Predicted 3D model of a 1526-nucleotide RNA (small-subunit ribosomal RNA) from an uncultured bacterium. The sequence is in RNAcentral, with records from ENA and SILVA. The coordinates come from a structure-prediction model, not an experiment, and the mean pLDDT is 83. It matches the Rfam family "Bacterial small subunit ribosomal RNA". Gene Ontology terms of the family: structural constituent of ribosome and ribosome.
RNA sequence: AGAGUUUGAUCCUGGCUCAGGAUGAACGCUAGCGGCAGGCUUAACACAUGCAAGUCGAGGGGCAGCGCGUUGUAGCAAUACGAUGGCGGCGACCGGCGGAAGGGUGCGUAACGCGUGGGCAACUUGCCCGUCACUGUGGGAUAGGCACUGGAAACGGUGUGUAAUACCACGUGAUACCGGGGAUCGCAUGUUCUCUGGUUGAAAGAUUCAUUGGUGACGGAUGGGCUCGCGUGCCAUUAGCUAGUCGGCGGGGUAACGGCCCACCGAGGCGACGAUGGCUAGGGGUUCUGAGAGGAAGGUCCCCCACAUUGGGACUGAGACACGGCCCAAACUCCUACGGGAGGCAGCAGUGGGGGAUAUUGCACAAUGGGCGAAAGCCUGAUGCAGCGACGCCGCGUGAGUGAAGAAGUAUUUCGGUAUGUAAAGCUCUAUCAGCAGGGAAGAAAGACUCGUAAGAGAGAUGACGGUACCUGACUAAGAAGCCCCGGCUAACUACGUGCCAGCAGCCGCGGUAAUACGUAGGGGGCAAGCGUUAUCCGGAUUUACUGAUACUGGUGUAAAGGGAGCGCAGACGGUUAUGCAAGUCUGAAGUGAAACCCCACGGCUCAACUGUGGGCUUGCUUUGGAAACUGUAUAACUAGAGUACUGGAGAGGUAAGCGGAAUUCCUAGUGUAGCGGUGAAAUGCGUAGAUAUUAGGAGGAACAUCGGUGGCGAAGGCGGCUUACUGGACAGCAACUGACGUUGAGGCUCGAAGGCGUGGGGAGCAAACAGGAUUAGAUACCCUGGUAGUCCACGCGGUAAACGAUGAAUACUAGGUGUUGGGAGACACAGUCUUUCAGUGCCGACGCUAACGCAUUAAGUAUUCCACCUGGGGAGUACGUUCGCAAGAAUGAAACUCAAAGGAAUUGACGGGGACCCGCACAAGCGGUGGAGCAUGUGGUUUAAUUCGAAGCAACGCGAAAAACCUUACCAGAUCUUGAGAUCCAGAUGAAUACAGGGCAAUGCCUGUAGCCCUUCGGGGCAUCUGAGACAGGUGGUGCAUGGUUGUCGUCAGCUCGUGUCGUGAGAUGUUGGGUUAAGUCCCGCAACGAGCGCAACCCUUGUCCAUAGUAGCCAGCAGUAAGAUGGGAACUCUAUGGAGACUGCCAGGGAUAACCUGGAGGAAGGUGGGGAUGACGUCAAAUCAUCAUGCCCCUUAUGAUCUGGGCCACACACGUGCUACAAUGUCGUAACAAAGGGAAGCGACCCCGCGAGGGUGAGCAAAUCCCAAAAAUAACGACCCAGUUCGGACUGUAGGCUGCAACCCGCCUGCACGAAGCUGGAAUCGCUAGUAAUCGCAGAUCAGCAUGCUGCGGUGAAUACGUUCCCGGGUCUUGUACACACCGCCCGUCACACCAUGGGAGUCGGAAAUGCCCGAAGCCGGUGACCUAACCGCAAGGAAGGAGCCGUCGAAGGCAGGUCGGAUGACUGGGGUGAAGUCGUAACAAGGUAGCCGUAGGAGAACCUGCGGCUGGAUCACCUCCUU
Repeated sequence: AGAGUUUGAUCCUGGCUCAGGAUGAACGCUAGCGGCAGGCUUAACACAUGCAAGUCGAGGGGCAGCGCGUUGUAGCAAUACGAUGGCGGCGACCGGCGGAAGGGUGCGUAACGCGUGGGCAACUUGCCCGUCACUGUGGGAUAGGCACUGGAAACGGUGUGUAAUACCACGUGAUACCGGGGAUCGCAUGUUCUCUGGUUGAAAGAUUCAUUGGUGACGGAUGGGCUCGCGUGCCAUUAGCUAGUCGGCGGGGUAACGGCCCACCGAGGCGACGAUGGCUAGGGGUUCUGAGAGGAAGGUCCCCCACAUUGGGACUGAGACACGGCCCAAACUCCUACGGGAGGCAGCAGUGGGGGAUAUUGCACAAUGGGCGAAAGCCUGAUGCAGCGACGCCGCGUGAGUGAAGAAGUAUUUCGGUAUGUAAAGCUCUAUCAGCAGGGAAGAAAGACUCGUAAGAGAGAUGACGGUACCUGACUAAGAAGCCCCGGCUAACUACGUGCCAGCAGCCGCGGUAAUACGUAGGGGGCAAGCGUUAUCCGGAUUUACUGAUACUGGUGUAAAGGGAGCGCAGACGGUUAUGCAAGUCUGAAGUGAAACCCCACGGCUCAACUGUGGGCUUGCUUUGGAAACUGUAUAACUAGAGUACUGGAGAGGUAAGCGGAAUUCCUAGUGUAGCGGUGAAAUGCGUAGAUAUUAGGAGGAACAUCGGUGGCGAAGGCGGCUUACUGGACAGCAACUGACGUUGAGGCUCGAAGGCGUGGGGAGCAAACAGGAUUAGAUACCCUGGUAGUCCACGCGGUAAACGAUGAAUACUAGGUGUUGGGAGACACAGUCUUUCAGUGCCGACGCUAACGCAUUAAGUAUUCCACCUGGGGAGUACGUUCGCAAGAAUGAAACUCAAAGGAAUUGACGGGGACCCGCACAAGCGGUGGAGCAUGUGGUUUAAUUCGAAGCAACGCGAAAAACCUUACCAGAUCUUGAGAUCCAGAUGAAUACAGGGCAAUGCCUGUAGCCCUUCGGGGCAUCUGAGACAGGUGGUGCAUGGUUGUCGUCAGCUCGUGUCGUGAGAUGUUGGGUUAAGUCCCGCAACGAGCGCAACCCUUGUCCAUAGUAGCCAGCAGUAAGAUGGGAACUCUAUGGAGACUGCCAGGGAUAACCUGGAGGAAGGUGGGGAUGACGUCAAAUCAUCAUGCCCCUUAUGAUCUGGGCCACACACGUGCUACAAUGUCGUAACAAAGGGAAGCGACCCCGCGAGGGUGAGCAAAUCCCAAAAAUAACGACCCAGUUCGGACUGUAGGCUGCAACCCGCCUGCACGAAGCUGGAAUCGCUAGUAAUCGCAGAUCAGCAUGCUGCGGUGAAUACGUUCCCGGGUCUUGUACACACCGCCCGUCACACCAUGGGAGUCGGAAAUGCCCGAAGCCGGUGACCUAACCGCAAGGAAGGAGCCGUCGAAGGCAGGUCGGAUGACUGGGGUGAAGUCGUAACAAGGUAGCCGUAGGAGAACCUGCGGCUGGAUCACCUCCUU
């Protein structure tokens, strides 16, 4: 410090997730030791038991118990039982001090509670310290005790008697209080000192004689109380709250101020700078994280606060409204004799419960500290220690060295090896820890005691932890390693199993038969006595942005985001000059900011964690001295901002009234006749009752053509005939006036298209709804005919729009160019032109900005001020609440839940029922077919035991198959074999193999017989057969979606790319686009490109002309010669086959740009690639093929292998493709000519003979330019037929034959004779072909025993047409839109149905909270009080003073009643929402998405939606206009 994830890829926006650190943790697996820390986060739930606060005899009366002494009795004694306060001491009691500290918890509390800094002139402070003074004299009770007595107990009652440092009185004492006088200080109330008079009014003793205690006053220290400034959560869907409330005067009360309380008077007080209400919460030092700023937390330790079962209350006291005190009420628990009592672990242990989860009913007061005491000492669950648990941090160990036969085992393997791995074993060492043995601490020194006047000195005692830490010795490598991970992020890979199953997963995502992602194993990586997971917090996240775009707001044109617009209160900000002040600001000093924590330094535990000392830090607050630039403030001035006055022109600015013409419709009348109207085409509709059309007249409403213009005006919405009236604003000129009067603007107010609502008018046209007609599968739509609200006017309401420049307002600055509107100035050659200036309104463009697109003086640039708004998508602008509205609805505006994206701009493709250009038998123009018939053949379907398998739009279907009777053959039935039909290896036996014959069977297998090896060194070997065992064979079994190879297709289309350079942040672009041209990315020109590659073309074959060479088996002009090129001969010609020539836009003319090239011409056999073939770029289709072949994996192994016989692949209601033959006269039949290219030895087979014929017999010649197949056919000529189901057509059938073959029944081909079906040119639709082509005619070949209408070739005869590119199909290039990228066979919307989830409403129901009103009114304080009671004082007494109980009153907790408020749970039913996958219906959106879409509003409809009105471009295309650039 970043990374993953939206896309085909890119940049950006933006969310989600990860890597880090942390924890009072928990869970899983594992676990050797020690040190230090920490350990109920939940039920402030309930608690058994024990302990946690006592102490003082030097305050007191005393003496129950214990010990000692003395003494009595008994006893020999030990001893027992008594007596005695004499001593040590001491239960209970009176009294003093302490139980307000320490310890626990975090309920409550949003508060002066806490933090920080002040104040108290408004207060207090026991014990402690200092100073001064005093400590005199009396009195009456009472507890304990004793006696009696009630009660179960708790606890009492009566009588009697007694003490005190308990209580009371008197004396003395004031600096207290009151009155008067004087002085001092303070911001004020007031304070301080002093003089004087008066009033009230203290004390306690003890003792061991050293001391100590008591009282008053003042001061100190410490602690506390009150008060103030500032700071300290969330919600405005909490906006108003408040009656002791706010203040005053007077009182009461308190330690003290104060409405703290009371009486009276006034009506105030708080609040958008957030009152009130609701929810949540103890606060801080600090802790975690972070670079920091921040964010989160508040456990342990320290400080403060609050609380002690819940609520209330006071008493005592220096201090409490009191955790282990009291009273009352309530709930709960316990005891009870039922009458009544007792209790409070949020002290330490511990129990139950809750919970994912948190310890021992331990030891000790040895240390530190606390209470009491003069002290010894006692008490102390504070504390010190120990125990439990890896809960955390820190430290140590589980060994070290050597050791390659790279052992064994394991895993894997390409079988060679590789890995584990120096790892182990072995050898040599060491001993930390644990275990054993021995030694063994520090923490302890004071106090007390002794000596000493004192300072001081001295001796001795005291250890829970603990026989612990630590040290030493002996001993053995012996006892001590796991957990997680290994697809990317993220370090680390293989095998097997599984097969979208089981499972994993933090995000992206893995798993559907070869999973580095699941499970296991081997190996590896990480950390280590731990390792992972889960939860939570911070970080990364600049993702709430103060720091924080590096130079200055995180942003808001299109990603989320500018309010619809204006005016304007508060607020915020604000021009120039001068002077003063000092609030902000800057600077110096002082105080404070506890300790701990943090940082640094140095120390102590062997180190570390831990800890000690010192320093720093504590960024803050307060006080005070100073400065005066800036902000502020005050005063005085200025004119550049702003405004006013005057002059002038422009304008659809607004309101009202009046007027005008064109057009539509309607009415009346005339003319006139059969249609009109409407559409893609129609129909509904209108019309013979006279429409439409046309003429004239009239009525009425609405809107204002042309001018008209990115022209004008207005804040926006918006504004358009003309005239008048009233009226707002802007602009220009001038520079007279005011003198900062300004900018912005939360709330607020006003305006605000269309639609809508209310009332009343109006209503021509248009037109939601509605009706009808069409279209359609349907058509609640688009189209048509009608048509009502509405549209119009007046007055109100409503307040929203894509209210848009998707761009808030204002000011200043920052290159230009060119239009246009309004005004001014200047110049000149003056109908005008040019220059310049102010205010608008457009376009292009530099810098700059931007993710890009783009913006660019009209900023989206550079700055300043103010306002509004945004923080992932959906849920949702929804729900609830509130405000407004007549309603519709508007405004404000969530959450649960869910997803990992949603989105912007641009790129490359693909696509479009987008555009432009071009090409192609693509259309058109033609010729001939198919589709109809019969047959052949292939396919589907059906059937079957089987009808083997594959191929499936083009690009499957006369295809694999260039030949299914058996074989083929893979299928079916039956039969047979099991190392197999064939291959390799081993062992044994044999000598063969093989041939022939026989038996048996449906046939193979099987059985039998006969004949029958080679080499040799003589050991054997070779070869072969049989038998046997296993390795293995075998598979046309599966997967073409695991593959190789091969092939099809787009397409013989003209494309597909690269290097370097350049442009762009980038994907990418450029080149390859453009202007021409071509069959062509062919060539030329231009150009930030320059070159190159694969394709095109050419090179290759063939054909067309000529030449040369060569003439046999080919040829024959001339010579000889014949029946015949048969022969002699010839080498001219044809031909053959080898090599050449030829054609290149080379020449001419024209066009074109002086180019490429095109058009025409000459010559030429051939002319513009001459014709044909071979040749198929990068790639696409998971295209085809595992059945040509090869091959991974899986599967079968007496069978899914092998063999045999028979059957099937040939079936047949049907459908389709491809063909053949026809339907006839351009024909049929009969007689008669002319080819090319091929094939031939298991062959072609001549001649001759036989047969009507297929064919048969015979067999010449030929391994072929020699012989044969072999007859070419159409055609020509002649003849017949005469338009008919025929002399057309030949299916089907019968019969007789032929050929091949082991065999023609299923199931071959051919022939003769006979029979003679459909069919008379073929619906919708559809195919081929542009010249030697179509059409037509025959011939040959491969396969093959036989079998062709198929296929592949060959030649013969031989046309028609192409104006042209509008349209259909396919393709190419450019461009455009896109929500597509699996790429339109794409994407995607809504209803309905099903399942699940959360949520709103809901008759209600249930429990809760805080208040209010009323009732009741405990304890208790306060007040009152006739009668009642009472020791101290007064009084001779009576009585008084004073006090108490009782009673009454105010207040008052719990409780009761009542109606509301708030929030929660639940609820039949119901609303929408989300998610799911394979459902249903349509197809709304994305392309012009097939009716452009969207926004607002209204109506309608199963649903997406449709329609009306207004608006927007975030609409394609075409045209026009305007503007700009060149």